RNA sequence: UGUAGAGGUCGCAAUUAAAAUAAGUACAAGUCAUGAUAACUUGAAUUAAAUGAUUGACUUUGAAAGGGUUAAUUGCCGAAGGAUAUAAUAGUUCAAGAUAUUAAUAUCCUGGGUAUAUAGUUAAUAACUAUAUAACUGUCAUCGAAAGAUGGAGAGCUACA
Numbered sequence: 001u002g003u004a005g006a007g008g009u010c011g012c013a014a015u016u017a018a019a020a021u022a023a024g025u026a027c028a029a030g031u032c033a034u035g036a037u038a039a040c041u042u043g044a045a046u047u048a049a050a051u052g053a054u055u056g057a058c059u060u061u062g063a064a065a066g067g068g069u070u071a072a073u074u075g076c077c078g079a080a081g082g083a084u085a086u087a088a089u090a091g092u093u094c095a096a097g098a099u100a101u102u103a104a105u106a107u108c109c110u111g112g113g114u115a116u117a118u119a120g121u122u123a124a125u126a127a128c129u130a131u132a133u134a135a136c137u138g139u140c141a142u143c144g145a146a147a148g149a150u151g152g153a154g155a156g157c158u159a160c161a
């Protein structure tokens, strides 16, 4: 360097299906009150608005996505996940900004899953991320007769060439 391979108390991801959550929420319609603004923010334009903007209460109908769970299938073992930057897209148009989403590129972090605590994301007590702690587990190194102990990180480990 090439080829093949291993990790597992749920190994990882994608797709499909189911049942939950989201939620009796949003949207829509109606009634009452309010009474001039609204379309993310600022500037400019445009549109809607006293034939009632906006906001609130109540009544009726009543979702979906994202996030997760379970099962099956497929592809896999840096599988994959996360953070930051760049780019694109979205909410009337243009400029600037914020927010959200998306896949790609670059850099960085994490061997793997589990439990607990704190913080953040989140509708969430689910789940994820970060940090700390605790055992467990694969692997290598060192020490050891062994049992085992200590330490390292996937840029690793094993086999073959």
Base pairs, nucleotide, nucleotide: 001161002160003159004158005157008077011076012075013074014073015072016071017070018069028060029059030058031057032056033055037048038047039046040097041096042095043094044093045092080110081109082108083107084106085105086104087102088101089100090099111137112136114134115133116132117131118130119129120128121127139152140151141150142149143148